[in-house]
Predicted 3D model of an 83-nucleotide RNA (c-di-GMP-I riboswitch aptamer) from Methylophaga sp. Rfam family: c-di-GMP-I riboswitch aptamer. Gene Ontology term of the family: cyclic-di-GMP binding. Rfam's curators write: GEMM was predicted in a large-scale screen for bacterial structured RNA regulatory elements. The sequence was found by an Rfam model in a public genome assembly.
């Protein structure tokens, strides 16, 4: 320093659901609780879902702001091993 995740150690996050709680809504935050995860650490960079809000209106489409990082992808960091 690049990458790798077969076995191993030492750990780490924490789905659905519930209770509170904040939001106009997706959703978030604590608290429990384990689906899972080698970045389920971090960041809206680019898309894709979803939510409002007005406009258009023959379908419905596209804008604005907004949510989802456990949607994919890229950026940028961490632990071990093996070489």
């Nucleotide at each position: 320093u690049a990458g790798u995740u077969a076995a191993a150690a030492a750990g780490c996050c924490a789905a659905a659901c519930c209770u509170g709680u904040u939001g106009u809504g997706a959703a978030g935050c604590a608290g429990g609780g384990g689906c899972g995860g080698a970045a389920a650490g971090u960041u809206u960079c680019a898309g894709g879902u979803c939510u409002u809000a007005g406009g258009u209106u023959u379908u419905u489409u596209g804008u604005a702001a907004g949510a989802u990082g456990g949607c994919u992808g890229g950026g940028c960091u961490g632990c071990a091993u093996u070489a």

Lineage of the source: Bacteria > Pseudomonadota > Gammaproteobacteria > Thiotrichales > Methylophaga.